Predicted 3D model of a 267-nucleotide RNA (Bacterial large signal recognition particle RNA). Of the family's consensus pairs, 95% are formed in the model. Its mean pLDDT, the model's own confidence on a scale to 100, is 75. Rfam family: Bacterial large signal recognition particle RNA. Its family is annotated with signal recognition particle, plasma membrane targeting and SRP-dependent cotranslational protein targeting to membrane, signal sequence recognition in the Gene Ontology. Rfam's curators write: The signal recognition particle (SRP) is a universally conserved ribonucleoprotein involved in the co-translational targeting of proteins to membranes. It is annotated as a non-coding RNA gene.
RNA sequence: CCGCGCUAGUCGGGGAGAUAGCGGUGCCCUGUUGCCCGCAAUCCGCUAUAGCGGGGAUGAAGUCCUGUCCCAGGCCGCGUGAUGUGCCGCCGGCCGCGGCGGCCCGCGCGUUGAUGAGUCGGUCUUGCGCAACGCCGGACUGUGAACCAUGUCAGGCGGGGAACCGAGCAGCAUUAAGCGGAACCCGGUGUGUGCCGUAAGGCCGCCGGCUCUGAGCGCGGACGCCGCAAAGCGGGUAUAGCGCGUCGGUCAAAGACAGGUGCGCGG
Numbered sequence: 001c002c003g004c005g006c007u008a009g010u011c012g013g014g015g016a017g018a019u020a021g022c023g024g025u026g027c028c029c030u031g032u033u034g035c036c037c038g039c040a041a042u043c044c045g046c047u048a049u050a051g052c053g054g055g056g057a058u059g060a061a062g063u064c065c066u067g068u069c070c071c072a073g074g075c076c077g078c079g080u081g082a083u084g085u086g087c088c089g090c091c092g093g094c095c096g097c098g099g100c101g102g103c104c105c106g107c108g109c110g111u112u113g114a115u116g117a118g119u120c121g122g123u124c125u126u127g128c129g130c131a132a133c134g135c136c137g138g139a140c141u142g143u144g145a146a147c148c149a150u151g152u153c154a155g156g157c158g159g160g161g162a163a164c165c166g167a168g169c170a171g172c173a174u175u176a177a178g179c180g181g182a183a184c185c186c187g188g189u190g191u192g193u194g195c196c197g198u199a200a201g202g203c204c205g206c207c208g209g210c211u212c213u214g215a216g217c218g219c220g221g222a223c224g225c226c227g228c229a230a231a232g233c234g235g236g237u238a239u240a241g242c243g244c245g246u247c248g249g250u251c252a253a254a255g256a257c258a259g260g261u262g263c264g265c266g267g
Base pairs, nucleotide, nucleotide: 001267002266003265004264005263006262009058010057011056012030013029014028015027020047021046022045023044024043035055036054037053038052039051064260065259066258067257068256069255073251074250075249076248077247078245079244080243081242083240084239085238086237087236088235091234093233094232096228097227098226099225100224101223104221105220106219107218108217109216116212117211118210119209120208121207122206123205124201125200126199127198128197129196130194131193132191133190134189135188136187137186138185140181141180142179143178149174150173151172152171157166158165159164
């Protein structure tokens, strides 16, 4: 060095989770496809030589073992994005409300006079007057007395010698109280009354007249400033799961490279 037979080993590995820990069943990744049967999540089997039981294949190297490189992927952290939720107006950026300003724009009014100033008056209050209306009274008017009202009083009655006198019922007329009437008239009184008069007061504002002045004035919009309200949008912040990252850490499949590993017999 070659051949034959055998043995250790191998017949997938890894991540998260779970566990005191290890392996497996279940999930995910990788993968050159690399056995079979039984067990297993309110689990199964074990204990650092850390699945167990049974059967099979391969076998000292392409295949087993160790190290290095490389990196799929997982996990943790950080950052970031959109979404959900909570909070913040000491985020005034949008939307909403109010006020102010004046360059601008639109409409209207304005030399047949804007605006402003002065003055007078009105609007306001009170008194008085007038008027209106309501009420009361008077006046007016109708009615109104068996007797106890008046006048006249027939008849009749009384007195008287008579003239005549007296009282007086009915009737007639008138009238008191009372009961009514209705406009006007007179007096009193009251008022949620008045294009009314007069006197006094008041006069911030508004309206009108007159005089002076002589080109602005009103409304709206946009703009700017100030204030207010609301947590709707935007912004900030916290948090949840999700996505992303030449990001950091950790584990790491597959792959590449280097090294290592028997026993017996025969030539």